[in-house]
RNA sequence: GCCGAGAUAGCUCAGGGGUAGAGCGCUUCCUUGGUAAGGAAGAGGUCGGGGGUUCAAAUCCCCUUCUUGGCU
Repeated sequence: GCCGAGAUAGCUCAGGGGUAGAGCGCUUCCUUGGUAAGGAAGAGGUCGGGGGUUCAAAUCCCCUUCUUGGCU
């Protein structure tokens, strides 16, 4: 230099046009003499950045940053 894959909650990851989710973690409550385990509820996200298409974009298109794989 060329061709791919990826970036979404604190962490690991789903979701591929129509309200952003799960597990773990965190907070509060229940349970216990107390802790752990268990149960219930809740908080936490400008979906890497910019632009475009669309009534509507995390999702499709273009540019760009970073990570990673392959080729030379």
Transfer RNA from Fulvivirga sp., 72 nucleotides, folded computationally.
Lineage of the source: Bacteria > Pseudomonadati > Bacteroidota > Fulvivirgaceae > Fulvivirga.
Rfam family: tRNA. The family's RNA type in Rfam is transfer RNA.
The sequence was found in a public genome assembly.